[in-house]
Context: one part of a larger RNA
RNA sequence: GAACGAACGCUGGCGGCGUGCCUAACACAUGCAAGUCGAGCGAGAAAGGGGGGGCAACCCCCUGAGUAAAGCGGCGAACGGGUGAGUAACACGUAGGUAACCUGCCCUUGAGUCUGGGAUAACCUACCGAAAGGUGGGCUAAUACCGGAUAUGACCACGGGGGUCGCGGCCCCUGAGGUGAAAGAUGGCCUCUGCUUGCAAGCCAUUACUCGAGGAGGGGCCUGCGCGCCAUUAGCUAGUUGGCGGGGUAAUGGCCCACCAAGGCGAUGAUGGCUAGCUGGUCUGAGAGGAUGGCCAGCCACACUGGGACUGAAACACGGCCCAGACUCCUACGGGAGGCAGCAGUGGGGAAUAUUGCGCAAUGGGCGAAAGCCUGACGCAGCGACGCCGCGUGGGUGAUGAAGGCCUUCGGGUUGUAAAGCGCUUUCACUGGUGAAGAUGAUGACGGUAGCCAGAGAAGAAGCCCCGGCUAACUCCGUGCCAGCAGCCGCGGUAAUGCGGAGGGGGCAAGCGUUGUUC
Numbered sequence: 001g002a003a004c005g006a007a008c009g010c011u012g013g014c015g016g017c018g019u020g021c022c023u024a025a026c027a028c029a030u031g032c033a034a035g036u037c038g039a040g041c042g043a044g045a046a047a048g049g050g051g052g053g054g055c056a057a058c059c060c061c062c063u064g065a066g067u068a069a070a071g072c073g074g075c076g077a078a079c080g081g082g083u084g085a086g087u088a089a090c091a092c093g094u095a096g097g098u099a100a101c102c103u104g105c106c107c108u109u110g111a112g113u114c115u116g117g118g119a120u121a122a123c124c125u126a127c128c129g130a131a132a133g134g135u136g137g138g139c140u141a142a143u144a145c146c147g148g149a150u151a152u153g154a155c156c157a158c159g160g161g162g163g164u165c166g167c168g169g170c171c172c173c174u175g176a177g178g179u180g181a182a183a184g185a186u187g188g189c190c191u192c193u194g195c196u197u198g199c200a201a202g203c204c205a206u207u208a209c210u211c212g213a214g215g216a217g218g219g220g221c222c223u224g225c226g227c228g229c230c231a232u233u234a235g236c237u238a239g240u241u242g243g244c245g246g247g248g249u250a251a252u253g254g255c256c257c258a259c260c261a262a263g264g265c266g267a268u269g270a271u272g273g274c275u276a277g278c279u280g281g282u283c284u285g286a287g288a289g290g291a292u293g294g295c296c297a298g299c300c301a302c303a304c305u306g307g308g309a310c311u312g313a314a315a316c317a318c319g320g321c322c323c324a325g326a327c328u329c330c331u332a333c334g335g336g337a338g339g340c341a342g343c344a345g346u347g348g349g350g351a352a353u354a355u356u357g358c359g360c361a362a363u364g365g366g367c368g369a370a371a372g373c374c375u376g377a378c379g380c381a382g383c384g385a386c387g388c389c390g391c392g393u394g395g396g397u398g399a400u401g402a403a404g405g406c407c408u409u410c411g412g413g414u415u416g417u418a419a420a421g422c423g424c425u426u427u428c429a430c431u432g433g434u435g436a437a438g439a440u441g442a443u444g445a446c447g448g449u450a451g452c453c454a455g456a457g458a459a460g461a462a463g464c465c466c467c468g469g470c471u472a473a474c475u476c477c478g479u480g481c482c483a484g485c486a487g488c489c490g491c492g493g494u495a496a497u498g499c500g501g502a503g504g505g506g507g508c509a510a511g512c513g514u515u516g517u518u519c
Base pairs, nucleotide, nucleotide: 001519002518003517004516006515007514008513009512010511013391014390015389016388017387018386019384020383021349026347027346028345030344031343032342035075036074037073040072041071048063049062050061051060052059053058082302083301084300092226093225094224095223096222097221098220101219102218103217106215107214108213109212110211111210112209114148115147116146117145123138124137125136126135127134128133154179155178156177158175159174160173161172162171163170164169184207185206186205187204188203189202193200194199195198228274229273230272235265236264237263240262241261242260243259245257246256247255277299278298279297280296281292282291283290284289304325305324306323307322308321327338328337329336330335355381357380358379359378363377364375365374366373367372394424396422397421404415405414406413407412428460430455431454432453433452434451438446463508464507465506466505467504468489469488470487474503475502476501477500478499484491485490
């Protein structure tokens, strides 16, 4: 000098765009953050309104409404959002391999969707429990579940032929055998079939479903190289290193197991310890390099702590389950409930870091045929000079160089065209009016915002640091090694340009200084 997710002191007019718990991965009240589909299925309220009956209590009918709430089933919930604890590792980066693999939804394409069955929730009923919740009996549906058929191809073991190769294998053709699928829904139609009105189990369309092949996108695994500090850490290792066989997985593998062998790693730094998420980038620097990894983007890891599996195309799963632990809450003491490192917000810690806001209008996501519903992702608004950028706080004229202040050699000098005065302008802010784009047809949170027009009036808007040298800017008074200053050198003990005040001056400016950190 530059930089910053900054903080502190003094000061503070406006706008745009960014940005804001770096500390306790400390604990959390409250609300919201993941639902959706009635075009898969069975069932199905109430309040309110209207009518009728009855002395009344009350009862019935219509509507509300096939609505709400709940249930079975499907898809989603593995995305999106947060955090950086752990991790020195194939975690990340980069370049490859997979002849060792998987892939829901989407696209292309081939073949199919035939025929049966038994349950179960909801519901009804009996009961247990303070609650959370649970048990028994009875009924019922499906795109839920389970058989049978069929099999282009698929898979399994056996045989024949060809191609290719890294000689282990891989690919193609073929023979005979075995295994294994499916689900409907909605709308329309009467040509065929059935009953002959029209409807359907018939036909058509859409969509869904099943078995294959290919693709796209996504992922798993493996490898070369790169990626901290300490040798005042020098030896480490028993599933350890390799083999044979097996288990397991989508898949290779000591991943796991039995047996066999005795190996494997290490000064080219093993092992141990400490520190740390990695990268694109960012800061600095002429560069080489050094430092760094906040916001944004990619990858990884984690979700109260530790462990485990279930479901599923995918999880060992932040707002799922089970076990253990710590903590908090409820309890009828028997037993239960919870997990903000989602968005706000609270306490605490701290030098320090925001609203319990608005909206799904846009973009994107989930579900749905769609209408649409959900979405603290996101779009906006609020708060903070935290940063960057832009603008303003007026411009002209004005010398008896007014008054006042300060200095003075008492002549004067300076503040200083500065002020006043005179005439001018109106950016921004303010007041009134108008008023968007963002939205392809509808739909605008932002927002009566931005912008535009008019109006008034210099009117509402300047501070901070410094003035001994480095370093730009000097005098007076006070103080008297005191009080104090100070980045370094150093100032102060009676004339201090260095302390404090004042006048004057210099620098930067809605900021200016200080502190911290990096180059």

Description:
Model confidence (mean pLDDT): 87 of 100. A computed fold for a 519-nucleotide part of an RNA from an uncultured prokaryote, annotated as small-subunit ribosomal RNA, 5' domain. RNAcentral holds the full RNA, with entries from ENA.